This is a predicted structure of a 518-nucleotide part of an RNA (small-subunit ribosomal RNA, 5' domain) from uncultured Flavobacterium sp.

[in-house]
Context: one part of a larger RNA
RNA sequence: GGAUGAACGCUAGCGGCAGGCUUAACACAUGCAAGUCGAGGGGUAUAUGUCUUCGGACAUAGAGACCGGCGCACGGGUGCGUAACGCGUAUGCAAUCUACCUUUUACAGGGGAAUAGCCCAGAGAAAUUUGGAUUAAUGCCCCAUAGUAUUAUAGAAUGGCAUCAUUUUAUAAUUAAAGUCACAACGGUAAAAGAUGAGCAUGCGUCCCAUUAGUUAGUUGGUAAGGUAACGGCUUACCAAGACAAUGAUGGGUAGGGGUCCUGAGAGGGAGAUCCCCCACACUGGUACUGAGACACGGACCAGACUCCUACGGGAGGCAGCAGUGAGGAAUAUUGGACAAUGGGCGCAAGCCUGAUCCAGCCAUGCCGCGUGCAGGAAGACGGUCCUAUGGAUUGUAAACUGCUUUUAUACAGGAAGAAACACUCCCUCGUGAGGGAGCUUGACGGUACUGUAGGAAUAAGGAUCGGCUAACUCCGUGCCAGCAGCCGCGGUAAUACGGAGGAUCCAAGCGUUAUCC
Numbered sequence: 001g002g003a004u005g006a007a008c009g010c011u012a013g014c015g016g017c018a019g020g021c022u023u024a025a026c027a028c029a030u031g032c033a034a035g036u037c038g039a040g041g042g043g044u045a046u047a048u049g050u051c052u053u054c055g056g057a058c059a060u061a062g063a064g065a066c067c068g069g070c071g072c073a074c075g076g077g078u079g080c081g082u083a084a085c086g087c088g089u090a091u092g093c094a095a096u097c098u099a100c101c102u103u104u105u106a107c108a109g110g111g112g113a114a115u116a117g118c119c120c121a122g123a124g125a126a127a128u129u130u131g132g133a134u135u136a137a138u139g140c141c142c143c144a145u146a147g148u149a150u151u152a153u154a155g156a157a158u159g160g161c162a163u164c165a166u167u168u169u170a171u172a173a174u175u176a177a178a179g180u181c182a183c184a185a186c187g188g189u190a191a192a193a194g195a196u197g198a199g200c201a202u203g204c205g206u207c208c209c210a211u212u213a214g215u216u217a218g219u220u221g222g223u224a225a226g227g228u229a230a231c232g233g234c235u236u237a238c239c240a241a242g243a244c245a246a247u248g249a250u251g252g253g254u255a256g257g258g259g260u261c262c263u264g265a266g267a268g269g270g271a272g273a274u275c276c277c278c279c280a281c282a283c284u285g286g287u288a289c290u291g292a293g294a295c296a297c298g299g300a301c302c303a304g305a306c307u308c309c310u311a312c313g314g315g316a317g318g319c320a321g322c323a324g325u326g327a328g329g330a331a332u333a334u335u336g337g338a339c340a341a342u343g344g345g346c347g348c349a350a351g352c353c354u355g356a357u358c359c360a361g362c363c364a365u366g367c368c369g370c371g372u373g374c375a376g377g378a379a380g381a382c383g384g385u386c387c388u389a390u391g392g393a394u395u396g397u398a399a400a401c402u403g404c405u406u407u408u409a410u411a412c413a414g415g416a417a418g419a420a421a422c423a424c425u426c427c428c429u430c431g432u433g434a435g436g437g438a439g440c441u442u443g444a445c446g447g448u449a450c451u452g453u454a455g456g457a458a459u460a461a462g463g464a465u466c467g468g469c470u471a472a473c474u475c476c477g478u479g480c481c482a483g484c485a486g487c488c489g490c491g492g493u494a495a496u497a498c499g500g501a502g503g504a505u506c507c508a509a510g511c512g513u514u515a516u517c518c
Stems, first nucleotide, its partner, number of pairs: 001518004006514005013370006019363002021328001026326003030323003035070003040067002046061006077281003086206008096198002101194007109143004119132005149174011179186002207253003214244003219241008256278004260271004283304005306317004334360001336359003342356001343354004373404004383395005410454005427437002462507005467488003473502005483490002
C1' cells in the first nucleotide's frame, strides 16, 4: 500500500447493487416450512329443491375423516465428524441398478378371500385402544396366455482385455396386467433401446509432529459357501503365513474438499463468507422397514441425556428449515407480503400446496453514484489570531451585497408503466396430437420506479493529523507533573511532540483505531 462476513470511537443528506451468529453442532415458547388426486374406491355430515300419512321419502350438490396412487430420498439448513478413493482430475465396469420422461413391439382372459371406513358394544385422565357384525377398489391372492425376460441342458459363429463377451439354434421349466368413462382422454403389464440419476474400482494430487519407529489375526492371500443391483474378507468355514513401513507405516494434533477469493510484476504466500459442484450430519448412539431410490432433518423401533403433561397407572417432544426467544459474545436483521414471475410436488385440467423463490423491513457492513450550490463582489469591512504594534500580516472573495440555478428535499399532479408471456377459453390452418396466428384474463412489489408543475439557497460536513519517517506552524497554559507514543523518542520555565486557541494538510458521508492476511 491492498484486503475483510469485521468490531470500537466521533460523525451522518440521498439512491442503486450486494452482504449480514465467524462465538454455544448451546437450549428452545409460538406460528408457518409437503402435500395432492373424486378422471382409483366405499361413502357420510351438511345444503338446496320436490313430495309428505309430519314418522319421513326422493332428486341434485357434497366438506372432513378412511382405503388406494404418486410425492415426502427433491428443494432448504449446518460443517460435528472425516487426512479418506472424502474431494480434484483422468480412466474403467467383460462386475452394476435406474421411478417419472422419450421411442418401438406385444398384451390386458377368468375367478377368489379379506380389510379400513360406516354400524353396535366397551377400556383409558390423556395419548390412544379392544371386541363383534358388514362392505369396496387402480389394495391383496389364485388360474390362464406370453417372450430378444429368468433358470437349466445341448450346440454353432464372430470378436476380444485373463476370467470371457456378443450374436444365434433347440428343448424344458418359472413369472404379467386395472380400470375410470362409454365421446374422447388418462392410465395398466411384459420386453428392447435412449435419456437422466446413482453405485463400484483404479492412476496421480491432497496439512503439521520422528521430542510418534515399528504396525497388523479377518490381519495378507487361496478354496468353498452365503450375501449384494454389483466386484470384493463384505461375511463365515477350512488352508497357507503373509501384508504395510525411513519414498515415513502406525500413532498424535489440526481440518469438510474443489471451482474460487485476497495479495503479488511474477514465482509464490494466505483464505475456503456470499454463489456453484461434491461429501458428511439432523438431540447423542444403534437398527432395520417401506420404496426405483433412504438405513430417511419436519418417518419407525431400541437405548441414553434433557424438557414438558399426568387422575401417578402412563404418555409427549427434537428449529444445524423461515421468522422469533434465552444464553454465549466485541459482534450479525422482521415472530413481514405474495405465489404475480421462475422452479418443484400432485392432478387430464381448472387448481391446490410451496418460509424454495420473488419482494418488502432493519443495519454506512461493503462497493458505486449524486448532493450539501454557481458567478460576480476589496471599504481587502467587523470580529478572531499573530507581529518588529499610531502600523502591518492572516482568516479572505471568505462574509455582507448583486445576479443565476433547483440536482436533492418539500408540496401537488400524472403514472394502474415495464416485469407478461405462458396456461385456460374461442376461432382459423394441417389432420387426431401436435404446430402457427388472433382475441380475452391474471402483479405481491406498489400509487413504488419514473415524469411534470410550484416556490425558495432554500433541507444536508465531518473526522483524523500538523517533531522526523509523513503533506501540514504559531501563540498561550503546564513544568520529568499532567500527559503523548507505530518506531526513534517528547515533557525538569520560552515544548512546532502534552492541553487549549488560531491557522494549515489529508480524506470525505465518512474519518480514525483495533484485529487478521499478503
The coordinates come from a structure-prediction model, not an experiment, and the mean pLDDT is 84.